Source information: Predicted 3D model of RNase P RNA and transfer RNA as a complex of 398 nucleotides. Rfam match: Bacterial RNase P class A. By type it is a ribozyme.
RNA sequence: GAAGCCCGCCAGACCGCCGCUGGUGCAAGCGUGGAAACACGGCACUGGAGGAACGUCCGGACUGCAUAGGGCAGCGCAGGAGCUAACGGCUCUCCACCGCGAGGUGAGGAUCAGAGCAACAGAGACGAGUCGCGUGGGGCAACCCACGCGGGUGAAACGGGCAAUCUCUGCGCGCAGCAACACCAAGUAGGUUGGCUUUGAGGCGGCCCGCCGAGCCAACGGGUAGGUGGCACCGAGCCGGGUGGGCGACCCCCGGCCCAGAUUGAUGGCGGUCACAUCCCGGGCAACCGGGGUGCACAGAAUCCGGCGUACCGGCGGACUUCACAC
RNA sequence: UGCCGGGUCAUCUAAUGGUAGGAUAGUGGACUCUGAAUCCACUCAUCUUGGUUCGAAUCCAAGCCCGGCAG
Numbered sequence: 001g002a003a004g005c006c007c008g009c010c011a012g013a014c015c016g017c018c019g020c021u022g023g024u025g026c027a028a029g030c031g032u033g034g035a036a037a038c039a040c041g042g043c044a045c046u047g048g049a050g051g052a053a054c055g056u057c058c059g060g061a062c063u064g065c066a067u068a069g070g071g072c073a074g075c076g077c078a079g080g081a082g083c084u085a086a087c088g089g090c091u092c093u094c095c096a097c098c099g100c101g102a103g104g105u106g107a108g109g110a111u112c113a114g115a116g117c118a119a120c121a122g123a124g125a126c127g128a129g130u131c132g133c134g135u136g137g138g139g140c141a142a143c144c145c146a147c148g149c150g151g152g153u154g155a156a157a158c159g160g161g162c163a164a165u166c167u168c169u170g171c172g173c174g175c176a177g178c179a180a181c182a183c184c185a186a187g188u189a190g191g192u193u194g195g196c197u198u199u200g201a202g203g204c205g206g207c208c209c210g211c212c213g214a215g216c217c218a219a220c221g222g223g224u225a226g227g228u229g230g231c232a233c234c235g236a237g238c239c240g241g242g243u244g245g246g247c248g249a250c251c252c253c254c255g256g257c258c259c260a261g262a263u264u265g266a267u268g269g270c271g272g273u274c275a276c277a278u279c280c281c282g283g284g285c286a287a288c289c290g291g292g293g294u295g296c297a298c299a300g301a302a303u304c305c306g307g308c309g310u311a312c313c314g315g316c317g318g319a320c321u322u323c324a325c326a327c
Numbered sequence: 328u329g330c331c332g333g334g335u336c337a338u339c340u341a342a343u344g345g346u347a348g349g350a351u352a353g354u355g356g357a358c359u360c361u362g363a364a365u366c367c368a369c370u371c372a373u374c375u376u377g378g379u380u381c382g383a384a385u386c387c388a389a390g391c392c393c394g395g396c397a398g
Base pairs, nucleotide, nucleotide: 001323002322003321004320006318007317008316009315010314012274013273014272015271016270017269018268020048021047022046023045024044025043026042030041031040032039033038050298054309055308057307058306059305060304061303062177063176064175065174069209070208071207072206074173075172076171077170078169079093080092081091082090083089094108095106096105097104098103109168110167114166115165116162117161126159131150132149133148134147135146136145137144138143181229182228183227184226191220192219193218194217195216196215202212203211204210237257238256239255240254241253242252244251245250276295277294278293279292280291281290282289283288328397329396330395331394332393333392334391337351338350339349340348345381353369354368355367356366357365374390375389376388377387378386
């Protein structure tokens, strides 16, 4: 210098004007909307998207159904050891495969518990047998029996293969999801008819047990489509530091911080300067300088969190490998 | 917002590891004076990309698209 491999980080910056939305304090105790519950309205200060907020593929928190209980069925996972709240995630490691290498990939338990499957081709496909040859035996012979070898077909040829086929083993999983769930609220209203019910309706979302225990179902007729909490969190929280422990995932200690949150759904628009990329023109041998144009990805919270996967214009940094050249 | 279900010729469907079949439609021909009906032949497909397997529409993973349910 070229090619490559792994890891980490960034995701334009600043200024002006106009807007949107959350919180706190002050003021007011009033007005507006509404039947009410409740919501909104002033001033000041202040917070306001991401590495994936995405897909909803796993796992958890939380909530309800017995304080979630037992069995069967069903579903998931699978070398070994660990990390973790948990996981199908992550780490180290063994083995197999790929790569010259740095490295990468792997659903990687069991086929002497049992079952199932193998198209076409081929004599024969998992049951037995025999396409050809040789040797031995029997038979007058055709042929039969035993042993050995070989060609061809095919993914695989008598010995096995497939468990991302059933199954077995071990481990795990109760079911549902914030439109969960709890509370508040005027009225037509505890509507009419039929059916089943303490001889147990109905519920615990497959079945049985077990538990709870008074309503349930259908048709007809009518009404509503509101509000508050859950929910913006002292947390599996964020940032910084540690000759703290561990190969590592991770854990421990110290210090600091409080960091978006609606319900037609905020986080935006315009202008300017600079940065970056690229194109054109002019100048210059060149590095580059001046002017102008264009572009600046993927994407956007909605109960929260840990992962995985997918999308992405580009830029920066650090290990390492192979090759070439020079010393 | 959450939770489910499904993608096969132009359309409706079958095939559950082993040559993707049928119907309608389309095209050509036969029959007819012509058209229809009928008969014959032909064309056309597994949503995409990977993996498992000798072999994938089928099994597994990721993505894309469509549909449904819930207060």